RNAcentral holds the sequence, with entries from MGnify.
Predicted 3D model of a 73-nucleotide RNA (transfer RNA) from a soil metagenome.
Rfam family: tRNA. Rfam links the family to the GO term triplet codon-amino acid adaptor activity. Rfam classes the family as a transfer RNA.
The coordinates come from a structure-prediction model, not an experiment, and the mean pLDDT is 81.

RNA sequence: GGGCGCGUAGCUCAACGGAUAGAGCAGGCGACUUCUAAUCGCCGGGUUGCGGGCUCGAAUCCCGCCGCGCCUG
Numbered sequence: 001g002g003g004c005g006c007g008u009a010g011c012u013c014a015a016c017g018g019a020u021a022g023a024g025c026a027g028g029c030g031a032c033u034u035c036u037a038a039u040c041g042c043c044g045g046g047u048u049g050c051g052g053g054c055u056c057g058a059a060u061c062c063c064g065c066c067g068c069g070c071c072u073g
Stems, first nucleotide, its partner, number of pairs: 001072007010025004018056001027043005049065005
């Protein structure tokens, strides 16, 4: 240089082109407990890597760029 894949919450990951983008863990608050742990309930947390395009509608499709991984000249 070329090919393929990936990029979504602090972390690990979901999400046939269509409801307000969700789950677990982590965090905060509360219940329980003599206290802690465990357990249970609730809450907060997102520019879906960046910029464009297609579409009534894009995390999802297309183009360019950036980053990471694998393969390869």